[in-house]
A computed fold for a 523-nucleotide part of an RNA from an uncultured bacterium, annotated as small-subunit ribosomal RNA, 5' domain.
The coordinates come from a structure-prediction model, not an experiment, and the mean pLDDT is 84.
The RNAcentral record of the full RNA draws on ENA and SILVA.
Context: one part of a larger RNA
RNA sequence: GAUGAACGCUAGCGGCAGGCUUAACACAUGCAAGUCGAGGGGUAACAUUGUAGCUUGCUACAGAUGACGACCGGCGGACGGGUGCGUAACGCGUAUAGAAUCUGCCUUGUACAGGAGGAUAGCCUUUAGAAAUGAAGAUUAAUACUCCAUAAUUUGUAGUUAUGGCAUCGUAAUUACAUUAAAGAUUUAUCGGUACAAGAUGACUAUGCGUCUUAUUAGCUAGAUGGUAAGGUAACGGCUUACCAUGGCAACGAUAAGUAGGGGUCCUGAGAGGGAGAUCCCCCACACUGGUACUGAGACACGGACCAGACUCCUACGGGAGGCAGCAGUGAGGAAUAUUGGACAAUGGAGGCAACUCUGAUCCAGCCAUGCCGCGUGCAGGAAGACUGCCCUAUGGGUUGUAAACUGCUUUUAUACAGGAAGAAACGACUUUACGUGUAGAGUUUUGACGGUACUGUAAGAAUAAGCACCGGCUAACUCCGUGCCAGCAGCCGCGGUAAUACGGAGGGUGCAAGCGUUAUCC
Numbered sequence: 001g002a003u004g005a006a007c008g009c010u011a012g013c014g015g016c017a018g019g020c021u022u023a024a025c026a027c028a029u030g031c032a033a034g035u036c037g038a039g040g041g042g043u044a045a046c047a048u049u050g051u052a053g054c055u056u057g058c059u060a061c062a063g064a065u066g067a068c069g070a071c072c073g074g075c076g077g078a079c080g081g082g083u084g085c086g087u088a089a090c091g092c093g094u095a096u097a098g099a100a101u102c103u104g105c106c107u108u109g110u111a112c113a114g115g116a117g118g119a120u121a122g123c124c125u126u127u128a129g130a131a132a133u134g135a136a137g138a139u140u141a142a143u144a145c146u147c148c149a150u151a152a153u154u155u156g157u158a159g160u161u162a163u164g165g166c167a168u169c170g171u172a173a174u175u176a177c178a179u180u181a182a183a184g185a186u187u188u189a190u191c192g193g194u195a196c197a198a199g200a201u202g203a204c205u206a207u208g209c210g211u212c213u214u215a216u217u218a219g220c221u222a223g224a225u226g227g228u229a230a231g232g233u234a235a236c237g238g239c240u241u242a243c244c245a246u247g248g249c250a251a252c253g254a255u256a257a258g259u260a261g262g263g264g265u266c267c268u269g270a271g272a273g274g275g276a277g278a279u280c281c282c283c284c285a286c287a288c289u290g291g292u293a294c295u296g297a298g299a300c301a302c303g304g305a306c307c308a309g310a311c312u313c314c315u316a317c318g319g320g321a322g323g324c325a326g327c328a329g330u331g332a333g334g335a336a337u338a339u340u341g342g343a344c345a346a347u348g349g350a351g352g353c354a355a356c357u358c359u360g361a362u363c364c365a366g367c368c369a370u371g372c373c374g375c376g377u378g379c380a381g382g383a384a385g386a387c388u389g390c391c392c393u394a395u396g397g398g399u400u401g402u403a404a405a406c407u408g409c410u411u412u413u414a415u416a417c418a419g420g421a422a423g424a425a426a427c428g429a430c431u432u433u434a435c436g437u438g439u440a441g442a443g444u445u446u447u448g449a450c451g452g453u454a455c456u457g458u459a460a461g462a463a464u465a466a467g468c469a470c471c472g473g474c475u476a477a478c479u480c481c482g483u484g485c486c487a488g489c490a491g492c493c494g495c496g497g498u499a500a501u502a503c504g505g506a507g508g509g510u511g512c513a514a515g516c517g518u519u520a521u522c523c
Stems, first nucleotide, its partner, number of pairs: 001522003005519005012375006018368002020333001025331003029328003034075003039072002042068002046066003049062006082286003091211008101203002106199007114148004124137005155178010184191002212258003219249003224246008261283004265276004288309005311322004339365001341364003347361001348359004378409004389399004415459005423450001428445008467512005472493003478507005488495002
């Protein structure tokens, strides 16, 4: 000098930031991922309308309308949010390569969308179970599923030509054969669907270099190292398998052990270095522990599935349910770390044509002097140098001290009252202009959690606001009293045994100041 700090004493305000460093310990409760009726069958609830009944304000009926529980289907639940267990590794950083790769939504372009079929949720009827959850039958739809057709700059096989290269080969053109597609909706204006090509974005893979400690760890290795073949993958590869060979790594530190997420950055330092990896950003890993795959463009998936285990809970004992390292919150641990708050107004995300819905992301508010920064606790005059206190060489003097009293001034802040934001641009709706029939522009209108907050004005009045540590040397700041190697102090040197500037108190002083000290850690 610094800190995600803690402890002691003290404490007026504001702005901006930060806030479980320990038990990746266990978790009550609520919320954190839904959305689309312009894909579908439909109608459980609500509302509207209509019809009927009467008891005259209720009941019944009708998907008819707005909508919509559960269900099928689509997209999203792989983002966003959390944590740092593991990992010494191509994990990360940096620089390259992919002639060994994939890429939903988005953008651009080209072409296309013909025909047919069988089911299954739901609903209905039975039925098992305490529940979780099922079972059987009948029946039904789709942008769900299946089949046929058509098709190329698709894919596969076999060729030809040209050209390029970095070995396998790449690119372009072309021939033959084989092969693969689609879905509709409605308010008729759009939104979708299929194939191919290109882009963008994202992902994957490989390589050079760098990346902690220990040799009181010296040898390690059998899919191990390489080859051939096959399988597998989006793709290369012992990635996997069969066969063959016996290789491969290591004192330039293999192997083993310990520790640890990496980086941008942060702290310190003149620098070189040393230390750290909180907040914020990028990457990685993980989601009760271990394993496995499914779906999908993307996962081996925090709030998905299955299996095993530990733990907790329900049970009618037959069987079931769960996973806060999301946001709050609870217990425990600990020196120690906050509210079971508000809003989707803004920014962003998902779905939707849109309206809109969802969003503990986010924006705000609450708590905490935890830090940084700013402001205030008055200002000017005022000597009888007042009184008190303290000290002395004591009729006196010094000091407290311009300090107070007193006079004048100001009102930040606090208090009271009044006014009162920016953040809002859009989308949508309406009107309108241009072109000409859906684009662009203009105008009006609508929307604020924070918040009656920030801010502004007025009023009265010094009114509402100072502590902490230290004073032997290092180190700025000295005297008296008490104590008497006691009580005690102390970072080091050391102080205290009767004149202690070092202990305790007082007066005075010094340093910082809404803080000041102590402890811990780093330079």